[in-house]
RNA sequence: UACAGAGUAGACCGAUAAGCGUUAAGUGUCGCACGGACGGGGAGUUGCCGCGCGGACGAAAAGAGGUUUCUUGCGGUUUGUCGGUCGCAUCCCGCUGUU
Numbered sequence: 001u002a003c004a005g006a007g008u009a010g011a012c013c014g015a016u017a018a019g020c021g022u023u024a025a026g027u028g029u030c031g032c033a034c035g036g037a038c039g040g041g042g043a044g045u046u047g048c049c050g051c052g053c054g055g056a057c058g059a060a061a062a063g064a065g066g067u068u069u070c071u072u073g074c075g076g077u078u079u080g081u082c083g084g085u086c087g088c089a090u091c092c093c094g095c096u097g098u099u
Stems, first nucleotide, its partner, number of pairs: 002098004010086010020075003029055004034050003040093004061072004
């Protein structure tokens, strides 16, 4: 100098446990505003995540018990654990191997 490679946060899927809702919150979706994170270092988006407000849409209950409890379901439900898949948007530097 050239080529190749490793590694994160996180996202998604499955299993499982404990919750929440089933008197409809949550999830998903749209708009506005704010904030955060993004390999070891720096920068960082039109991408990602969170939060607030607003709009539209929208649901699966059944049984036992007998007075609010239990069981079985249901919800694009929440969190934890385990497994799997993907994985720095991008740029510069660094690291490892070969040359």